RNA sequence: UUCUUAUCCAGAAAGACAGAGGGAUUUGACCCGAUGAAGUCUUGACAACCCUAUCACUAAAGAUAGAAGGUGCCAAUUUCAACUCCGGUUUACCGGGGACAGAUAAGUU
Numbered sequence: 001u002u003c004u005u006a007u008c009c010a011g012a013a014a015g016a017c018a019g020a021g022g023g024a025u026u027u028g029a030c031c032c033g034a035u036g037a038a039g040u041c042u043u044g045a046c047a048a049c050c051c052u053a054u055c056a057c058u059a060a061a062g063a064u065a066g067a068a069g070g071u072g073c074c075a076a077u078u079u080c081a082a083c084u085c086c087g088g089u090u091u092a093c094c095g096g097g098g099a100c101a102g103a104u105a106a107g108u109u
Stems, first nucleotide, its partner, number of pairs: 003107006013043005021032003026082004044074001046072001049070002051066005078101001083098006
């Protein structure tokens, strides 16, 4: 880098350095930010995908507990919308399903 599968309305911040942006990309909206953004480092937390233990199961791959290790993550649903379908309402909104895109994990190339 490719592909597959699963999940994405839950959860969780302090300090140091730094100094103006940031919320993936495009457009729009809306937010965060000198009461200090991005980034880097330290520590801590959250979570439970991989993992560990026990129990159960053998055509299904589940339940409970844990957190040493590998990742991840710590504003707002993946911040929201965009394409499509359905419903409500009636011309601009609201609600829902799907797709696309993205993120993360495990496997794969």
SAM riboswitch aptamer (S box leader) from an uncultured Bacteroidota bacterium, 109 nucleotides, folded computationally. The model forms 97% of the base pairs in the Rfam consensus. It was read from a public genome assembly, where an Rfam model found it.